[in-house]
RNA sequence: GCCGGCGUAGCUCAGGUGGUUAGAGCAUCUCACUCAUAAAGAGAAGGUCACAAGUUCAACUCUUGUCGCCGGCA
Numbered sequence: 001g002c003c004g005g006c007g008u009a010g011c012u013c014a015g016g017u018g019g020u021u022a023g024a025g026c027a028u029c030u031c032a033c034u035c036a037u038a039a040a041g042a043g044a045a046g047g048u049c050a051c052a053a054g055u056u057c058a059a060c061u062c063u064u065g066u067c068g069c070c071g072g073c074a
Stems, first nucleotide, its partner, number of pairs: 001073007010026004019057001028044004050066005
């Protein structure tokens, strides 16, 4: 330099043939339980869906570019 994959919550990830509330598990906090603690239980909070542009009535999802990470080729 060329090609491919990935980027979504503090962490690990799902999601999807575009359709209107963005999710799960773990972690955190609260409540309840207990003599007390832990586990199991109920709930809450936490997100610019990497960034920008385009297409569209509508984009996390499609297209393009940029950035970052990983891999392959040279």
A computed fold for a 74-nucleotide RNA from a Candidatus Tayloriibacteriota bacterium, annotated as transfer RNA. Model confidence (mean pLDDT): 82 of 100. It matches the Rfam family "tRNA". The family's RNA type in Rfam is transfer RNA. From the family's description: Transfer RNA (tRNA) molecules are approximately 80 nucleotides in length. Its Rfam clan is "tRNA clan".